[in-house]
RNA sequence: CUCUCAUCAAGAGAGGUGGAGGGAAACGGCCCGAUGAAGCCCGGCAACCCGCUUGUUCCGACAAGAAGGGUGCCAAUUCCGGCGGUCUAUGCUAUGCCGCAAGAUGAGGG
Numbered sequence: 001c002u003c004u005c006a007u008c009a010a011g012a013g014a015g016g017u018g019g020a021g022g023g024a025a026a027c028g029g030c031c032c033g034a035u036g037a038a039g040c041c042c043g044g045c046a047a048c049c050c051g052c053u054u055g056u057u058c059c060g061a062c063a064a065g066a067a068g069g070g071u072g073c074c075a076a077u078u079c080c081g082g083c084g085g086u087c088u089a090u091g092c093u094a095u096g097c098c099g100c101a102a103g104a105u106g107a108g109g110g
Stems, first nucleotide, its partner, number of pairs: 001110008013042001015041003021032003027081003043074003048070003052065005078102001082100005088094002
């Protein structure tokens, strides 16, 4: 980089440091930010993978639990945006819903 699968409406500090930026990237919106951004440290959330505990087992696994290790995450739905279908209102736009695309994260493969 690419392929497959799963998940994406919940959750997570009034700490320290740091100083102006940030919301993945481009563009457009809309927001957050000196009542202090990013980053770093501490803290926390979750439970995808490994390991662990208990139970079941057709012995391959399954269910529940706890959080030791590996990731991840801690404003706003994946902040919103594209395409198709559909409900309602209605003349073509808006809202909701479903699917796809795109993206993120994890696990596995190339």
RNAcentral holds the sequence, with entries from Rfam. The RNA shown here (SAM riboswitch aptamer (S box leader)) has 110 nucleotides and comes from Dictyobacter alpinus. Its mean pLDDT, the model's own confidence on a scale to 100, is 80. Of the family's consensus pairs, 97% are formed in the model. The organism belongs to Dictyobacter, within Bacteria.